[in-house]
RNA sequence: UGCAGUCGACGCUUCUUUUUCCCCGGAGCUUGAAUCCACCGGAAAAAGAAGAGUGGCGAACGGGUGAGUAACACGUGGGUAACCUGCCCAUCAGAAGGGGAUAACACUUGGAAACAGGUGCUAAUACCGUAUAACAAUCAAAACCGCAUGGUUUUGAUUUGAAAGGCGCUUUCGGGUGUCGCUGAUGGAUGGACCCGCGGUGCAUUAGCUAGUUGGUGAGGUAACGGCUCACCAAGGCCACGAUGCAUAGCCGACCUGAGAGGGUGAUCGGCCACAUUGGGACUGAGACACGGCCCAAACUCCUACGGGAGGCAGCAGUAGGGAAUCUUCGGCAAUGGACGAAAGUCUGACCGAGCAACGCCGCGUGAGUGAAGAAGGUUUUCGGAUCGUAAAACUCUGUUGUUAGAGAAGAACAAGGAUGAGAGUAACUGUUCAUCCCUUGACGGUAUCUAACCAGAAAGCCACGGCUAACUACGUGCCAGCAGCCGCGGUAAUACGUAGGUGGCAAGCGUUGUCCGGAUUUAUUGGGCGUAAAGCGAGCGCAGGCGGUUUCUUAAGUCUGAUGUGAAAGCCCCCGGCUCAACCGGGGAGGGUCAUUGGAAACUGGGAGACUUGAGUGCAGAAGAGGAGAGUGGAAUUCCAUGUGUAGCGGUGAAAUGCGUAGAUAUAUGGAGGAACACCAGUGGCGAAGGCGGCUCUCUGGUCUGUAACUGACGCUGAGGCUCGAAAGCGUGGGGAGCAACCAGGAUUAGAUACCUUGGUAGUCCACGCGGUAAACGAUGAGUGUUAAGUGUUGGAGGUUUUCCGCCCUUCAGUGUUGCAGUUAAGGCAUUAAGCAUUCCGCUUGGGGAGUACGACCGCAAGGUUGAAACUCAAAGGAAUUGACGGGGGCCCGCACAAGCGGUGGAGCAUGUGGUUUAAUUGGAAGCAACGGGAAGACCCUUACCAGGUCUUGACAUCCUUUGACCAUUUUAGAGAUAGAGCUUCCCCUUGGGGGGCAAAGUGACAGGUGGUGCAUGGUUUUCGUCAGCUCGUGUCGUGAGAUGUUGGGUUAAGUCCCGCAACGAGCGCAACCCUUAUUUUUAGUUGCCAUCAUUCAGUUGGCCAUUUUAGCAAGACUGCCGGUGCCAAACCGGAGGAAGGUGGGGAGGACGUCAAAUCAUCAUGCCCCUUAUGCCUUGGGUUCCACACGUGUUCCAAUGGGAAGUACAACGAGUUGGGAAGUCGGGGGGUUAAGUUAAUUUCUUAAAGCUUUUUUCAGUUGGGAUUGCAGGUUGCAAUUCGCCUCCAGGAAGCGGGAAUCGUUAGUAAUCGGGGAUCACCACGCCGCGGGGAAUACGUUCCCGGCCCUUGUACCCCCCGCCCGUCACACCAGGAGAGUUGUACCACCGGAAGUGGGUGAGGUAACUUUUGGAGCC
Repeated sequence: UGCAGUCGACGCUUCUUUUUCCCCGGAGCUUGAAUCCACCGGAAAAAGAAGAGUGGCGAACGGGUGAGUAACACGUGGGUAACCUGCCCAUCAGAAGGGGAUAACACUUGGAAACAGGUGCUAAUACCGUAUAACAAUCAAAACCGCAUGGUUUUGAUUUGAAAGGCGCUUUCGGGUGUCGCUGAUGGAUGGACCCGCGGUGCAUUAGCUAGUUGGUGAGGUAACGGCUCACCAAGGCCACGAUGCAUAGCCGACCUGAGAGGGUGAUCGGCCACAUUGGGACUGAGACACGGCCCAAACUCCUACGGGAGGCAGCAGUAGGGAAUCUUCGGCAAUGGACGAAAGUCUGACCGAGCAACGCCGCGUGAGUGAAGAAGGUUUUCGGAUCGUAAAACUCUGUUGUUAGAGAAGAACAAGGAUGAGAGUAACUGUUCAUCCCUUGACGGUAUCUAACCAGAAAGCCACGGCUAACUACGUGCCAGCAGCCGCGGUAAUACGUAGGUGGCAAGCGUUGUCCGGAUUUAUUGGGCGUAAAGCGAGCGCAGGCGGUUUCUUAAGUCUGAUGUGAAAGCCCCCGGCUCAACCGGGGAGGGUCAUUGGAAACUGGGAGACUUGAGUGCAGAAGAGGAGAGUGGAAUUCCAUGUGUAGCGGUGAAAUGCGUAGAUAUAUGGAGGAACACCAGUGGCGAAGGCGGCUCUCUGGUCUGUAACUGACGCUGAGGCUCGAAAGCGUGGGGAGCAACCAGGAUUAGAUACCUUGGUAGUCCACGCGGUAAACGAUGAGUGUUAAGUGUUGGAGGUUUUCCGCCCUUCAGUGUUGCAGUUAAGGCAUUAAGCAUUCCGCUUGGGGAGUACGACCGCAAGGUUGAAACUCAAAGGAAUUGACGGGGGCCCGCACAAGCGGUGGAGCAUGUGGUUUAAUUGGAAGCAACGGGAAGACCCUUACCAGGUCUUGACAUCCUUUGACCAUUUUAGAGAUAGAGCUUCCCCUUGGGGGGCAAAGUGACAGGUGGUGCAUGGUUUUCGUCAGCUCGUGUCGUGAGAUGUUGGGUUAAGUCCCGCAACGAGCGCAACCCUUAUUUUUAGUUGCCAUCAUUCAGUUGGCCAUUUUAGCAAGACUGCCGGUGCCAAACCGGAGGAAGGUGGGGAGGACGUCAAAUCAUCAUGCCCCUUAUGCCUUGGGUUCCACACGUGUUCCAAUGGGAAGUACAACGAGUUGGGAAGUCGGGGGGUUAAGUUAAUUUCUUAAAGCUUUUUUCAGUUGGGAUUGCAGGUUGCAAUUCGCCUCCAGGAAGCGGGAAUCGUUAGUAAUCGGGGAUCACCACGCCGCGGGGAAUACGUUCCCGGCCCUUGUACCCCCCGCCCGUCACACCAGGAGAGUUGUACCACCGGAAGUGGGUGAGGUAACUUUUGGAGCC
């Protein structure tokens, strides 16, 4: 700023146009009037436009919003005989005759304004009397009808109204007539008002509410009924079928979801209601208590001259603010609809359209065909390839959409006007109605649509890719960054994070977030449960309620069925049609109910009236019992008191102590006192509703069972609230108090011990009367009824058979146990005493914690009890069963595991390894057993990986390519050397003569190289449990399943070894055996071995022989085979014989399924990562060998069973030619020199030592012990300083048998003695073989450690080094309480605006009138 105006019924004002008249001037003619022209001024009339006013209608519709409302507000179905209704329709009757004002206007006053006042004039379809009238109202009478009050019709009496108006035509001017209006009455239609049944919400931690409240009589009021209001009377009314209160909410058609039943919602569209800044109020009117009206109060905003005024977007646009978020201050009344008007028409942000927003639904496009060199490029790779991919390019088409140009709608039917015709009506005309024709009206919009031309040109994104869930690779990152709906992913190979390529899905959209339903049978009516998972009240009695035996008749409330009415339209569903299709729209149908009325049926349930006996109860005859209450009484025992006897301890404990006792205890005897409890009997025996009840006797008393069938005749079951009972502890009052004993005190135990043990000891325990009301009050199993295999105990009865009796047996009822079938259960289990199958009623449950807590209420003397949440937090908590593991659970068994012995370690010195420290480096790995004389069977250089310095860069090493023909070797210079320089020297083989191959050098790049990382990416190898006896499979069977069985049980074994039994039957890997060695023998073979016999020699030296020894080949032998005993049988064990060997003869090799993310990337191999003039390669020197210290493993000792010296005896395994090296010789020795034989049963190492014989030493730091040091040497090697080994001489440290603790070993073993070998230039106290001589002990399995099997418990499964509880400290979150503060609602009181009704008083007053008045009004 715009959204509600319109209308001539009325008077007025202004403007325009036209006409007429008066006045003035002129012309003409004339003196008579009449005529014409122009103009100043004035008047009148008509038409048009505009303005305010009076008046009429509208403004109560249309449009918006959901604050309030739990209500007759809404929905649905009824009622009004208790009502109203403007405009509209129909019918009947009318419209007579008068009057007085008032706005506008003029003048004027006050005020800033808004506005208000005074005087005067005027009109009406404005206003007011009078006449006429019943069908209206009241009263009376009659007839008819209904559903109680009542209703309809007729007659009589009384009371009440209007515009003679507007616009036309006609007229003889009196009227007539048309149309629009007006009045009364009746009926209709529409709209409204009131009443009623039923329906739709949360809380009982809201249980009582109500005074006009409930009803009556009378009156008032309303359109109308009614406590709607008032006077009087009565004391009622609502409520567990939820009143009252609080909280929340507009209701419905419908919408979303769901198989349905349901659950959620109330945007758009439609119906109803409520509201209009907040609260109150009435006026006008047919209709309002009124969105764009009025008055008052309040808050806010604006104007002001400060005195006072103005306003209400939850109308359409729009602005600001708030917010995660929601549009244009558009066009038009062309259509539809509305208001006014006779109409033209005016108004209409209703409405029709356009604009903005992918907000939703629908449709279309972004091209189509051909096209392999499978292009380039990207990604990946096992380097071959694969993939994006016919995808692109290229060629040929098409033109939806787009651009340009042209054509171009439907939506329009009207109304009004004109023409013609017809109908009705009139005396006639006008007019009206109908039909046809003409003229005229489009916001959207030059829009939809159509045609032509042009160009593949301008048009694809989003999410996901671990599983659920369709779709996988690479790189980056490295428990970081991040992801995540749930499970979860990420700690250096991430299909899970980020990026890329690829793939999947949807597509002009895609994904996320929020809300609702579903899945969820996870509130279970359909459709769950309650022994152990959450869940049976501690038990009974019982009102209401729910349910209820057989039978007859009746009724028709429930039930079933037919018809009628209604359940608006739109929507959903079906059919048909219109936009090219669809969305969308039009037409028709179906469907939708705890609805209303009415007809019928009578089986079942219910109601009424009868009958019955089986449920229930009574009677009669019996029975058992710790059932309850009261009174009395008995003996044993403890304690105390008195007395006697008697003397030093008693008591108590795992052991003690506190305690008692010489003032006489304990013990013992006698007598007495007092309290409490009742041994044996005694029993998954009895009784009781449960709690519970136990000496005996008496009194009172409840219930149960059996038999009988006399009586009543459904009297029954359950049971919310209610009432009663209810262990122990506890509380109150008064008694009692022997023993026991919370609290408390003392003594012990212990790290502590507010405990367990012990000495005392108070409440209490006992009685009476009250309170309290809880327990694992448990069968963790509510009560009642019916029904469904058996077996066997036991308690109380009854009947029967048989017995001389006792008894046994059979049948049956009521209890109380146990085993078990069907069935059931998640399973374990339950199973006629159900947790089975059914039925009735009650109680309870809905993840864990918070919490049985807080607040509120009720109960209690208190302690406390009953009822009973939420915030917050977690992703689980829980049940039953399974496999393991574990147990200071049980059973059985084994092992040098303990015990019994022997010898060590730990103490000393040294060696060696490790840690630590140090260092330029002290390379690296190994870490309880199962790292530490281990890898390493041998670090001065090398090794070597480490450090410092100096070099090299296709490299020290491998392959390929090109060029060349040398390289090596040798001489020499510089250097620490690697290396660099100089000199000398100069290729080979084959050939078809082209060339090929080998070797060497140089160059180039592909590459080499790495003892760099990861043993938690790996292969292979290995350790350990453990040489322990186990670990599994197939088929079958059992179990829902995990799993079980087999593999367990009885014996036996070294053994899951074997036997027997068994829902198991078999099998595999393990055990054992087969293999090697050793112990015995036969046989074969005798050289290098042997020598009995025959010769021979110094000597098996030689000839001979192969007997023996020995060597090494084939064989034999030992198998519980034989005998006796034990074993139920068997397996097997014990003893014996024979035998070299006897029960796996001794030893070795051999290590099941698996465990420890065990060890090793440094043996080797290898994925990935990292370095590439260096983390690679070469070289010199150093280091790995250090040294306040700690530990492991060894060696030598500490001595006399010894040490030293002299003499003397006996092995075996092995090794050797760059070697072992004899004999000889030199040296005191280490060793040197020379050199025979030896490739080995020949030769050498090679004298074995302990032992034996003799001698010396005599208990000491020594003649033991040898560290350490000094000097001198030897040997290996390029080199011995860091840093080797050995020898001689000299000197001679610690140590006198080792703390706590700990190791090995069971027979040719331990302990002891020497010898050989590997590695190796040298270096051995270590390691691996060898032989000599050679013990002790084992009762036994209680204990320590480890292991096998069975069983048991478990809240453990990362498996007890597990799991887990509470306080405290710090930070944060939520809840409760809290001095106080504040909101809402109700009640009482005070003040009180506007307004309605009334009273009184004052003032004013046109319509009438008898002019005085008064009714009435203000």
Small-subunit ribosomal RNA from Enterococcus faecium, 1418 nucleotides, folded computationally. NCBI's taxonomy places the organism under Bacteria, Bacillati, Bacillota, Lactobacillales, Enterococcus. The coordinates come from a structure-prediction model, not an experiment, and the mean pLDDT is 82. Rfam family: Bacterial small subunit ribosomal RNA.